[in-house]
This is a predicted structure of a 92-nucleotide RNA (THF (Tetrahydrofolate) riboswitch aptamer). It matches the Rfam family "THF (Tetrahydrofolate) riboswitch aptamer". Rfam's curators write: Tetrahydrofolate (THF) riboswitch was first reported for Ames et al. as an RNA motif in 5' untranslated (5'-UTR)regions of folate transport and biosynthesis genes in Firmicutes genomes. The sequence was found by an Rfam model in a public genome assembly. Its mean pLDDT, the model's own confidence on a scale to 100, is 78.
RNA sequence: UGCAGAGUAAAUACUGUGCGUUAAGUGCUAUGGGAUGGAAUGUCGCCCAUGGACGAAGGGCUUGCCCACGAUGCAGUAUUGCAUUCGCUGUG
Numbered sequence: 001u002g003c004a005g006a007g008u009a010a011a012u013a014c015u016g017u018g019c020g021u022u023a024a025g026u027g028c029u030a031u032g033g034g035a036u037g038g039a040a041u042g043u044c045g046c047c048c049a050u051g052g053a054c055g056a057a058g059g060g061c062u063u064g065c066c067c068a069c070g071a072u073g074c075a076g077u078a079u080u081g082c083a084u085u086c087g088c089u090g091u092g
Base pairs, nucleotide, nucleotide: 001092002091003090004089005088010080011079012078013077014076015075016074017073018072019070020069021068028052029051030050031049032048033047034046038086039085040084041083042082058067059066060065061064
């Protein structure tokens, strides 16, 4: 110095375990803040707080269980997964 590669946030699927079905949660939007390959900067994306608009999801029976339902939370597993520069690994 050339070439190749690994690694984030997170997404999807499955499994387990909760919550809700008595407008919680998810999704949308505004403002503010935060974390984002090992380092720096940072877009999409992600998370948090507050406000706003909208607003779905239940039956059974033996009453605490069963079976469902929800753009539902969390955990595990699998797959996918950083833009620029530097760094790291392999190689010429």